[in-house]
RNA sequence: UUCUUAUCAAGAGAGACGGAGGGACUUGGCCCUGCGAUGUCUCAGCAACCUGCCUGCAAAAAGGCAAGGUGCUACUUCCAGUAGGCGCGAGCCUAGAAGAUAAGAA
Repeated sequence: UUCUUAUCAAGAGAGACGGAGGGACUUGGCCCUGCGAUGUCUCAGCAACCUGCCUGCAAAAAGGCAAGGUGCUACUUCCAGUAGGCGCGAGCCUAGAAGAUAAGAA
């Protein structure tokens, strides 16, 4: 990097550095940002995918505990875009695409 599977409406912020745009891409919208964002580092925290232990069982499924490997800590993946459906309408629902994360494979 590609493929497969699962999840994505919950949850969780302080300090230091730094100094301009940022919320993946593109278009539109809506937001954040010199009261210093995005980012990097440190510490703290959240969660429980993998992992370990326990219960359970023929084997499982399922459940519980821990927190070693990841991940995450503005906004639903911030919202929409494509297809279908509902609604007088504003709009709503489902699926998909793209993306993110984990685990496995090449």
The prediction has a mean pLDDT of 86. The RNA shown here (SAM riboswitch aptamer (S box leader)) has 106 nucleotides and comes from Planococcus sp. CAU13. Rfam family: SAM riboswitch aptamer (S box leader). Rfam's curators write: The SAM riboswitch is found upstream of a number of genes which code for proteins involved in methionine or cysteine biosynthesis in Gram-positive bacteria.